[in-house]
Molecule: Bacterial RNase P class A
Organism: Armatimonadota bacterium
RNA sequence: GGAGUUGGCCGGGUGGCGGCCCCGAUCUCAAGGUCGGGGAGGAAAGUCCGGACUUCACAGGGCACGGCGCCCCGGGCGACCGGGGGCGGGGCGACCCGACGGAAAGUGCCACAGAAAAUACACCGCCCUGAUUCGUCAGGGUAAGGGUGAAAAGGUGCGGUAAGAGCGCACCAGCGCUGCGGGCAACCGCGGCGGCUAGGUAAACCCCGCCGGAAGCAAGGCCAAAUAGGGAGGGACUGACCCGGCCCGGCGACCCUCCGGGUAGGCCGCAUAGACAGAUCGCCGCACAAAGACAGAAUCCGGCUUACAGGCCAACUCCAACC
Repeated sequence: GGAGUUGGCCGGGUGGCGGCCCCGAUCUCAAGGUCGGGGAGGAAAGUCCGGACUUCACAGGGCACGGCGCCCCGGGCGACCGGGGGCGGGGCGACCCGACGGAAAGUGCCACAGAAAAUACACCGCCCUGAUUCGUCAGGGUAAGGGUGAAAAGGUGCGGUAAGAGCGCACCAGCGCUGCGGGCAACCGCGGCGGCUAGGUAAACCCCGCCGGAAGCAAGGCCAAAUAGGGAGGGACUGACCCGGCCCGGCGACCCUCCGGGUAGGCCGCAUAGACAGAUCGCCGCACAAAGACAGAAUCCGGCUUACAGGCCAACUCCAACC
């Protein structure tokens, strides 16, 4: 000097003019005017999680459904969140990514290509036998070689064989059991024994373990008109109709008063922006290289994820040159 990684921060400042929403004061009969104050974000987003808050439900257990799934520490009743570590994958590296229990419980699926995709498989090739018109044909063996594929049923070597094959053996990989050492643990290192071998997929069903009441601010609460209907009391009876043989009585059209529920409407929930899901802005000048990204609150808080022109700071990595 160049190219990067991680963490943090900014993502506009200032002046003038004009405009929008909310609040307060003041003038005005009112409409409105004047003055003062406040007015988007790091993600307000996605709505993926957790909590607050609200209504409903709730002995206990189980089923179903959903979520989570390596270890340690901290917070929390808990799901969970944060930090650190382990393991796996990527990068020369700083560093980044991981739904990270189980595929030897069972079931399903594995495109295209390929003979065959999980009870392995015989297309070419190789070997044996038979036939032969000598070109080949038929039967059988063979997974060592070729070819296809993301993946072909352990790898290398020696033996073995007609050719071959864990068929046998040695070493290696992997699996199961196990010993020693390190680590709080996940796990790591070294070794022993065993049978010779087990494909992938659980963000497919499923199995195991753990956790979880449901719905969400259109939650929900308060005030409450007109009209209609409901309830209670009273009035008027010379009282329609009905019950009844008649009377009392019941019921009851009519009128008055009161009560309660719902609706319209209003308020709260609701915030040091804030509702009507509607405001939070525009133009010009100045400095500067330039003022340009992603994007806009709707109950609140926290986490995660995603988007982002440009700029600043710190630490670290790689490359090149020079001293």